[in-house]
Predicted 3D model of an 83-nucleotide RNA (transfer RNA) from a Chloroflexota bacterium. Its mean pLDDT, the model's own confidence on a scale to 100, is 80. The RNAcentral record of the sequence draws on ENA.
RNA sequence: GGGCCGGUGGCGAAAUGGCAGCCGCAGGAGACUUAAAAUCUCCCGUUCGCAAGAACGUGAAGGUUCGAGUCCUUUCCGGCCCA
Numbered sequence: 001g002g003g004c005c006g007g008u009g010g011c012g013a014a015a016u017g018g019c020a021g022c023c024g025c026a027g028g029a030g031a032c033u034u035a036a037a038a039u040c041u042c043c044c045g046u047u048c049g050c051a052a053g054a055a056c057g058u059g060a061a062g063g064u065u066c067g068a069g070u071c072c073u074u075u076c077c078g079g080c081c082c083a
Base pairs, nucleotide, nucleotide: 001082002081003080004079005078006077007076010025011024012023018066027043028042029041030040031039045056046055047054048053059075060074061073062072063071
């Protein structure tokens, strides 16, 4: 230099172009317990907001589309292969 694969919450990991974040781990609160462990329930991205809620959010920037994590282009990072 060329080719292929990947990048999504704190971490792992899913999602057929149609509610972004299922599921698991970690974490928080509660229940149970004499107390704990285990188990069960709820919560758990960011910003704004007293709250209700709203906006934003899939490495980055564009494009296609009514609609993009997904398709196209460029680019950054990591892995593998070839030279």